[in-house]
RNA sequence: CGCGAAGUAGAGCAGCUGGUAGCUCAUCGGGCUCAUAACCCGAGGGUCGCGGGUUCGAGUCCCGCCUUCGCAA
Numbered sequence: 001c002g003c004g005a006a007g008u009a010g011a012g013c014a015g016c017u018g019g020u021a022g023c024u025c026a027u028c029g030g031g032c033u034c035a036u037a038a039c040c041c042g043a044g045g046g047u048c049g050c051g052g053g054u055u056c057g058a059g060u061c062c063c064g065c066c067u068u069c070g071c072a073a
Stems, first nucleotide, its partner, number of pairs: 002071006010025004019056001027043005049065005
C1' cells in the first nucleotide's frame, strides 16, 4: 500500500425507510433515614471523529482525510 469493522454526553451503548438524538451508569439538586448506602422524584451535560457534497431536511446517503481494531501481504 490492499480489504473489512468501529468512532454518538464523563463511561458503556441504542438510534428503524433521511424528518428537530435517546437508554443505563456516573455527576448535581431534592425526598426518605439518627446517618450512610439502597430506593423515589427532578436537573444539567452532545452540534454525532474532521472537512466537503447531495437534499426542503443528514447521526443515517456520497467523497476525501484522521484515529483504533482485525484480516491479508
A computed fold for a 73-nucleotide RNA from uncultured Niastella sp., annotated as transfer RNA. It matches the Rfam family "tRNA".